[in-house]
RNA sequence: AAAACAUAAACGCCGAGUCCCCAAAAGAGGAGCGGGCGGCCCGCCCCAAUCGGUGAAUGUUGCGGCAAGCGACUAGGGCCAGCCUUUCGGCCCGAACCGGCAAGCUAAGCCCGCAGGCGUGGGAAAGGCCUC
Numbered sequence: 001a002a003a004a005c006a007u008a009a010a011c012g013c014c015g016a017g018u019c020c021c022c023a024a025a026a027g028a029g030g031a032g033c034g035g036g037c038g039g040c041c042c043g044c045c046c047c048a049a050u051c052g053g054u055g056a057a058u059g060u061u062g063c064g065g066c067a068a069g070c071g072a073c074u075a076g077g078g079c080c081a082g083c084c085u086u087u088c089g090g091c092c093c094g095a096a097c098c099g100g101c102a103a104g105c106u107a108a109g110c111c112c113g114c115a116g117g118c119g120u121g122g123g124a125a126a127g128g129c130c131u132c
Base pairs, nucleotide, nucleotide: 011119012118013117014116018031019030020029032114033113034112035111036110037109042104051099052098053097054096059073060072061071062070063069076093077092078091079090080089082129083128084127085126086125087124088123
């Protein structure tokens, strides 16, 4: 000097997963955000076949006692630090879980969640906003 690791705070990221109030804690409440169920109308409704929901997380294909699983690509999604959109460039994800015979959309109405996990680099341009 560089790299790696660990800890604390600040800041930042994925995500709906935040704030306020009460409070020792718990329970309960409010705002906000998110999700499910649920009419007329509309849609679907020959036979038949097909489970449904949250989520970006679908699909194609190869390997594999063709099982578990592994690989390539992909619909789609995220990040690169004042914020939003677009473009260029770069780096990633492309899971997991829940419901149980119910389930199209859906006003009123009803029900539910507010977790968990992490650390990009001092990329660029255009338009707008904000701040100094």
This is a predicted structure of a 132-nucleotide RNA (c-di-AMP riboswitch aptamer (ydaO/yuaA leader)) from an uncultured Chloroflexota bacterium. It matches the Rfam family "c-di-AMP riboswitch aptamer (ydaO/yuaA leader)". About the family: This family represents a conserved RNA structure found upstream of the ydaO and yuaA genes in Bacillus subtilis and related genes in other bacteria. Model confidence (mean pLDDT): 79 of 100. It was read from a public genome assembly, where an Rfam model found it.